[in-house]
RNA sequence: GGGGAUAUGGCUUAAUGGUAGAGCAUUCGACUGCAGAUCGAGCGAUUCCCGGUUCGAUUCCGGGUGUCCCCU
Numbered sequence: 001g002g003g004g005a006u007a008u009g010g011c012u013u014a015a016u017g018g019u020a021g022a023g024c025a026u027u028c029g030a031c032u033g034c035a036g037a038u039c040g041a042g043c044g045a046u047u048c049c050c051g052g053u054u055c056g057a058u059u060c061c062g063g064g065u066g067u068c069c070c071c072u
Base pairs, nucleotide, nucleotide: 001071002070003069004068005067006066007065010024011023012022013021018055026042027041028040029039030038048064049063050062051061052060
């Protein structure tokens, strides 16, 4: 220099163009002598950034940035 993949709560991840879900973590409660485990409830996402298409974009298109892989 060329090509490809990827970016979503604190972490790991799901989502066929139509209300962004889950597990872990965290908070509160139950249980316990205290804690852990277990059970119940809650909190937590500008879906990397800037544009485009669309009635509607996490999803499709263009550009940028970060990370990974391949070729040279």
Transfer RNA from Adineta vaga, 72 nucleotides, folded computationally.
Rfam family: tRNA.
The RNAcentral record of the sequence draws on Ensembl Metazoa.
Taxonomically the source falls in Adineta (Eukaryota, Bilateria, Gnathifera, Bdelloidea).